[in-house]
Molecule: FMN riboswitch aptamer (RFN element)
Organism: uncultured Rubrobacteraceae bacterium
C1' cells in the first nucleotide's frame, strides 16, 4: 500500500390555527413543515499538496489566476435498492407489488459566419450568432407502506429498544 472471513460502532424527518360534529392533530378552510441508502453529477462547488507563467500589491513574501496529483460535497418526483404490503413455504427462504414534474432562465464544451494576421497549414486572435441541466437558479405543481383511531392521517399512536439499503473504523496472507 492493500485485503478474505470476521469484529465493532453508526444507520428517518415532519403541524399549527379555525370550522363542522356527540366524536376528527384523520374530514373541510387557511397558512406551514419533512424527504432513508447507493449511483449519476451540464467536466458544478470545495479543501490540501506541488510546479510554472501572468497580473496586482509589494517585496521576495502574499493575493488572484492557471496546470497536475490526492480528497470531500452535490436529486423526495432520473436509475437501482431498502423498509412496508400480498402470495407460497414447517423453517431458512422464494416470488410478486411498491408514489410523484412541468415551464422559464443561465450556460463550459462544441458549431457557424465575418474580420484580421498569415510561415498558406487552414492555424492563432477578435466580434457576432447558434447551442448543451433529469441534478444549478426562479416559478408553479405533484408524491408519500401497513395496523390503530368515538370518523377517513406523509406530520398523532403502534409493530419498532425491531429490521434495513448501506456508512465508518479495525482486520491474516500478499506486494
Nucleotide at each position: 500500500c492493500g485485503u478474505a472471513a470476521c469484529u465493532u460502532u453508526c444507520g428517518g424527518g415532519g403541524g399549527c390555527g379555525g370550522g363542522u360534529g356527540g366524536a376528527a392533530u384523520u374530514c373541510c378552510c387557511g397558512c406551514a413543515c419533512c424527504g432513508g441508502c447507493g449511483g449519476u453529477g451540464a467536466g458544478c462547488c470545495u479543501g490540501g499538496c506541488a510546479g510554472g507563467g501572468g497580473c496586482g500589491u509589494c517585496u521576495u513574501g502574499u493575493g488572484c489566476u492557471u496546470u497536475g496529483c490526492c480528497g470531500g460535497g452535490g436529486a423526495g418526483c432520473c436509475c437501482g435498492c431498502g423498509a412496508g404490503c400480498c402470495u407460497c413455504c414447517u423453517u431458512u427462504g422464494a416470488g410478486g407489488u411498491u408514489g410523484a414534474g412541468c415551464c422559464g432562465g443561465u450556460g463550459a464544451a462544441g458549431g457557424u459566419u465575418c474580420g484580421c494576421c498569415u510561415u498558406c497549414g487552414u492555424g492563432a486572435c477578435g466580434a457576432a450568432c447558434c447551442g448543451u441541466a433529469g441534478u444549478c437558479c426562479g416559478g408553479c405543481g405533484c408524491c408519500g407502506a401497513c395496523g390503530g383511531u368515538c370518523a377517513g392521517a406523509g406530520u398523532c399512536c403502534g409493530g419498532a429498544u425491531g429490521g434495513g439499503a448501506g456508512a465508518a473504523a479495525g482486520g491474516a496472507a500478499g506486494a